This is a predicted complex of two RNAs, RNase P RNA and transfer RNA, with 448 nucleotides together. The coordinates come from a structure-prediction model, not an experiment, and the mean pLDDT is 76.
RNA sequence: AGAGGGGCACAGGCAGCCGCGCCGGGAAACACACCCGGUGAGGAAAGUCCGAACACCGCAGGGCAGGAUGCCGGGUAACACCCGGGCGCCGUGAGGCGAUGGAAAGUGCAACAGAAAACAUACCGCCCAAUGGUAGAGAUACACUUCAGUGCGUCUCUGCCAUCAGGGUAAGGGUGAAAAGGCGAGGUAAGAGCUCACCGCAUCGGUAGCAAUACCGAUGGCAGUGCAAACCCCAUCCGGUGCAAGGCCAAAUAGGCAACCGCUAUCAAAGUUGCCCGCUUGAGGUUGCGGGUAGGCCGCAAAGAUGGGUAUGGUAACAUGCCCACAAGAUUAAUGGCUGCAUAAACAGAAUUCGGCUUAUGUGCCCCUCUUACC
RNA sequence: GGGGACGUAGCUCAGUUGGGAGAGCGCUUGAAUGGCAUUCAAGAGGUCGAGGGUUCGAUUCCCUUCGUCUCCA
Numbered sequence: 001a002g003a004g005g006g007g008c009a010c011a012g013g014c015a016g017c018c019g020c021g022c023c024g025g026g027a028a029a030c031a032c033a034c035c036c037g038g039u040g041a042g043g044a045a046a047g048u049c050c051g052a053a054c055a056c057c058g059c060a061g062g063g064c065a066g067g068a069u070g071c072c073g074g075g076u077a078a079c080a081c082c083c084g085g086g087c088g089c090c091g092u093g094a095g096g097c098g099a100u101g102g103a104a105a106g107u108g109c110a111a112c113a114g115a116a117a118a119c120a121u122a123c124c125g126c127c128c129a130a131u132g133g134u135a136g137a138g139a140u141a142c143a144c145u146u147c148a149g150u151g152c153g154u155c156u157c158u159g160c161c162a163u164c165a166g167g168g169u170a171a172g173g174g175u176g177a178a179a180a181g182g183c184g185a186g187g188u189a190a191g192a193g194c195u196c197a198c199c200g201c202a203u204c205g206g207u208a209g210c211a212a213u214a215c216c217g218a219u220g221g222c223a224g225u226g227c228a229a230a231c232c233c234c235a236u237c238c239g240g241u242g243c244a245a246g247g248c249c250a251a252a253u254a255g256g257c258a259a260c261c262g263c264u265a266u267c268a269a270a271g272u273u274g275c276c277c278g279c280u281u282g283a284g285g286u287u288g289c290g291g292g293u294a295g296g297c298c299g300c301a302a303a304g305a306u307g308g309g310u311a312u313g314g315u316a317a318c319a320u321g322c323c324c325a326c327a328a329g330a331u332u333a334a335u336g337g338c339u340g341c342a343u344a345a346a347c348a349g350a351a352u353u354c355g356g357c358u359u360a361u362g363u364g365c366c367c368c369u370c371u372u373a374c375c
Numbered sequence: 376g377g378g379g380a381c382g383u384a385g386c387u388c389a390g391u392u393g394g395g396a397g398a399g400c401g402c403u404u405g406a407a408u409g410g411c412a413u414u415c416a417a418g419a420g421g422u423c424g425a426g427g428g429u430u431c432g433a434u435u436c437c438c439u440u441c442g443u444c445u446c447c448a
Stems, first nucleotide, its partner, number of pairs: 001371010013341006020040007042347001046358002049356005054242004066238005071085005086100001087098004101233002106231002108227003123173002125169004130163011142151004181199002184196003200222001201220008246298004256289006267282001269281004304326001306325008376447007385400004394431001402418005424440005
């Protein structure tokens, strides 16, 4: 310098002007307006993926069904979260990832290719045996003859080739994601854990560790594959619904109940100008109570599984003690805009509240790894 | 605020004990016709919404994420 890995912090500051929600004060009972002061989004407020608090319903207790989780130990109110360790995989490495119990309880699946894909099998190949052909060597019968050879047969052995309706084999080839341990030597007709060394595996024992597990030794010649984010088995946990939970106050109108008045005119009531007369209409009217709707208040704005600092214990997550702080709260829903200092950016905005996870995203800092170059 | 379902060719949709990506309409080419339509034959066209995981192998199983529709006062 380049390429990476891990962790942490911040999310703008100051000044001026204009504006918004809430709270307190001016302020006296309330409301509105005004003035002053205080306070006012996040690391993810998001997704709603987990776990709880809280509320209502259900519930003697237990089980079935269903769902979730799944190496070991610890943390926590709880968790699918966090910490530490083991094992496996990936990476040269720093490091990262892992729903990581059980396949010898049972069922199911393994396409295509391949001989064979799950009670193993035998396509090519290799070897033995059999038959046939051919070449060479040896032995031998007969014939011919120039007596040393030639010709034609038979038998045996060896090599090669072909066939095979026989047997052996699983070393090699080929297929596949996966083919009955790997590799080397011995051995064999050819082969094979058939035998042996090393490695792997299984069983047993010992050592270390709380455990997962690791290491060592002995024994066994090797079981029988993979998939459980397929059904399933085992262990642990889970009652349901969710602030639109739930509680309180409570209009108008229409039902309900009760009391009183009235029901064909000797008049309840309504209209006609406020009252009387008159006229018109003509069977209900008034009051109270209760449920419940609109609406309002609470839940819900906070001293709590709270935050910060420090000490102790612990490898750590975390726990305990002490000190300090009290920090948004709407209901069409506030938290903003402009200018300057200098150059301010990303993702994005609360709605009952917390603990996590995941996803989106800007800037800065620290530690570490690899490669190259130089000293 | 809280539930549920869906996403496959240009459009409408199939696709289950995980192994071939399909149908109808549409499109292109050819035949038939004097020409058009109908008809017949052939063909093209797919990141299975996106990313990751499990598996020998994923449209399918699991996780995360994006989008659409719908229900509850």